[in-house]
RNA sequence: GCCAGUCUAGCUCAGUUGGUAGAGCAGCGCAUUCGUAACGCGAAGGUCGUGAGUUCAAGCCUCAUAGCUGGCU
Numbered sequence: 001g002c003c004a005g006u007c008u009a010g011c012u013c014a015g016u017u018g019g020u021a022g023a024g025c026a027g028c029g030c031a032u033u034c035g036u037a038a039c040g041c042g043a044a045g046g047u048c049g050u051g052a053g054u055u056c057a058a059g060c061c062u063c064a065u066a067g068c069u070g071g072c073u
Stems, first nucleotide, its partner, number of pairs: 001072006010025004019056001028042003049065005
C1' cells in the first nucleotide's frame, strides 16, 4: 500500500425481511439475615464509533472516514 471482518449500556454480547433498542454480569434500591455473602424483587443506565445519503421511517441499506483484529504484498 491492497483486501476482509468488527464497533450497540460500565463489561461480554443479541437484535430475523428497514417499523417502539434488549439480555446476562457489574453498580444502585428494597426484601431476607443477628450481620455479611448468596438467593429473590424492583428501578436506573444508550447520540447504536463518526459524518453524510436513500426512505414516510435506518442499529439494519449506500458512500466516506477513525479505532481494533486478521490476511496479502

A computed fold for a 73-nucleotide RNA from a Bacteroidales bacterium, annotated as transfer RNA.
Its mean pLDDT, the model's own confidence on a scale to 100, is 81.
It was read from a public genome assembly.
The organism belongs to Bacteroidales, within Bacteria.
Its Rfam family is "tRNA". By type it is a transfer RNA.